RNAcentral holds the full RNA, with entries from ENA. Predicted 3D model of a 271-nucleotide part of an RNA (large-subunit ribosomal RNA, domain VI) from Hollandina grandis (SeqCode). The source organism's lineage runs through Bacteria, Pseudomonadati, Spirochaetia, Treponematales and Hollandina. The coordinates come from a structure-prediction model, not an experiment, and the mean pLDDT is 88.
Context: one part of a larger RNA
RNA sequence: CGAAGGAUGGUUGAGAGGAGCUGUUUUUAGUACGAGAGGACCGAAAUGGACGAACCUCUGGUGUACCAGUUGUCCUGCCAAGGGCAUGUGCUGGGUAGCUACGUUCGGAAGGGAUAACCGCUGAAGGCAUCUAAGUGGGAAGCCCACCUCAAGAUAAACCAUCCCUGAGGGUAUAACCCUCCUGAAGGUACCAGGGAGACUACCUGGUUGAUAGGUUGGAGGUCUACGUACCGUAAGGUAUUAAGCCGACCAAUACUAAUCUACCGUGAGG
Repeated sequence: CGAAGGAUGGUUGAGAGGAGCUGUUUUUAGUACGAGAGGACCGAAAUGGACGAACCUCUGGUGUACCAGUUGUCCUGCCAAGGGCAUGUGCUGGGUAGCUACGUUCGGAAGGGAUAACCGCUGAAGGCAUCUAAGUGGGAAGCCCACCUCAAGAUAAACCAUCCCUGAGGGUAUAACCCUCCUGAAGGUACCAGGGAGACUACCUGGUUGAUAGGUUGGAGGUCUACGUACCGUAAGGUAUUAAGCCGACCAAUACUAAUCUACCGUGAGG
């Protein structure tokens, strides 16, 4: 821009893409078969490999400042308690959310249709025979459906529901035209608070009739028993207060803070 008014939400599916793998074991059954040795079809079940998708409950990884420990040095006057630097985490031990695989769950199927090679039925030409000439069955991991995803720019532009707009005057080339005034809907955008969305954009949530983010409170979870004080010890240190203190992303509650006030686009019934 189009889809012959504008808009919101929901569908159909022309078409396109993805997937499509397979082992072993048990059973049927030591059965059929075979002198024996050996040893099935068909059918049923279990369990794997590789591949793929989703997810983070579990098991792990990461988790750059969440907790703790610790060395050297400088600083906060000193003690104590802390802070900076030592990698652009000083080092070390753990670790929430998120992200993740080594983790978890799931997938290939089943089924239908038309067929290939091939196997048939009936059957003439050609009194026989013949699956074929007329007619008519079976038959594959393959084909078309079926399963998953996208999809009406499918310009052949589909469909459904709902919502919105029902003024006046003038001009002339009398029209799907122009000008002036009035009107400005439904809906959308800007702007702002944000996001499990994201390069930007887009998408999604929210904007006081509000839990969108921050804060606060509670909880979960992590770390592992803070500071201070008291007691014991010459002291390093230990014990008690104390499952303490601190705590990023998680789950809730709560308007305390910030989403203020607003502006613009979009018209007037659709040859």